[in-house]
Context: one part of a larger RNA
Parts: sequence; structure tokens; C1' cells
RNA sequence: CGUAGAUUCUUGAGGGGGCGCUUCCUUAGUACGAGAGGACCAGGAAGCACGAAUCUCUUGUGUACGAGUUGUCCCGCCUGGGGCACUGCUCGGUAGCGACAUUCGGAGCGGAUAAACGCUGAAAGCAUAUAAGCGUGAAGCCGUCCCCAAGAUUAGGAAUCAUAGGCUCCUGCGAGACGAGCAGGUUGAUAGGUCGCAAGUGUAAGACCCGCGAGGGUUUGAGCUGAGCGAUACUAAUAAGCCGUAUCUACAACUG
Repeated sequence: CGUAGAUUCUUGAGGGGGCGCUUCCUUAGUACGAGAGGACCAGGAAGCACGAAUCUCUUGUGUACGAGUUGUCCCGCCUGGGGCACUGCUCGGUAGCGACAUUCGGAGCGGAUAAACGCUGAAAGCAUAUAAGCGUGAAGCCGUCCCCAAGAUUAGGAAUCAUAGGCUCCUGCGAGACGAGCAGGUUGAUAGGUCGCAAGUGUAAGACCCGCGAGGGUUUGAGCUGAGCGAUACUAAUAAGCCGUAUCUACAACUG
């Protein structure tokens, strides 16, 4: 830009992906074989590699969470804290993101075939799977499975609306380089705050008691707490502007 308005939902021409393998058990130490050995067919169970999804579990990270601790500087001093030293070092750890975690996938079936094996059958009174004709038959091929897909210019279809719809702007994140997408914008839980809960750390400060003291105990599973779950309009999403609104009919204006 087109698909001659918009929103939502779709069809699938066409394209892409996937297709892997092993072991064990039963049948059966059967068929076969002198023995050694050792099946087809059929049924069942594990596993490897690969892939997808997910974060319940396990585990990693988690420099905006909690705690311990060394040196030094600072808050006048004590106490209690703060800065710096790789996040100073160390121990844990929510969300998120990951894998070492979990779940799932390949299957099966149908069609056409390869090698191969056949039926009927002449040329050539026989024979012959082939010349006409008809079958069986692979992890392979085409489908069935998953994904994209109407610029498929052959631009498809359906429903609804057309006093449609969209954009700017703003609050944001399950989205994201930016656009985009998605959730919202007071008829509102979109983000922040607040409250509650979960979860993490592990018993704060102060006070009191015990001990000469280092220290211990009680208040106390305390205090603190990022991203999680829920609630709540306290704060901020105010106000406003722009594009567009086909065809048909009526009226008005304008042009001829």
C1' cells in the first nucleotide's frame, strides 16, 4: 500500500516440524538342530538419546530478603547503627529465571510402493508373476499428529455492529531492544501505598532477672522482610484531542 467500513471467530491452497533406538520377561529352552546353539508370530515391562511444556517436588541462582562475623571510618561517648573493604567474608533464602527436576511425545492405523513373493494369462495349443489384468509386501514415500498460513493479488468464509471502530495520552506486565502484544484508565483493583496471609531468616531493640565477668535467661518463634496470594480507591491512571464512520434514503449547504 492492497484486500473498497469495523470487531470477533474461522477455512486451509501452500509451507515447516516430527518420525530414533536398546535391553529384559512370557510364549519357550518350544519349533529347528546330531550337538553346540536357538527362533518367527504374539503379548508384556523397563531404559537410553532427543524434543516440547512446566516450576508441584529436587536442585542452582537469587549484588533491592534475614542472620553471623573481621578491619577501619563516621553518627560526640556507651549502647545501638551506617559507610567502605570482590555482595568485605560467611550461612541460609521468597518470586522470577533455569536444569541436575517433573510431566508428556515418537505410537497405532489407512493408502501407494521397493527388493521380493504370488493369482489368472497369452504371444508360443505347453510353459511362463506380465504382454492386457489382479494381489501380498519395508524403520523408507503419501496421509493421519504438531506449528505457520488468505499478499492463496484466485487477497476466501461466518456472526455481529455501523449514532461503528481505532489512535494519541496515562497506570502497568503474564509482553518486550524499539515498535508491537496484553491487562487497565474512576461505571476503575492497572501500578504504588496500606492491611491481612504465605514464605524467608531464626528469638530484634528496650526493659527486667541471674552471673565478679565473658555471658545466660524472660518478655519472644520475636523482630525484620524484594519480586508471591488476597483485600482496600489512600496516591496516580484527570481533562482532552485526532483519525474514521461505506452504500442507500431524506433534508441542508456548495459546485455545475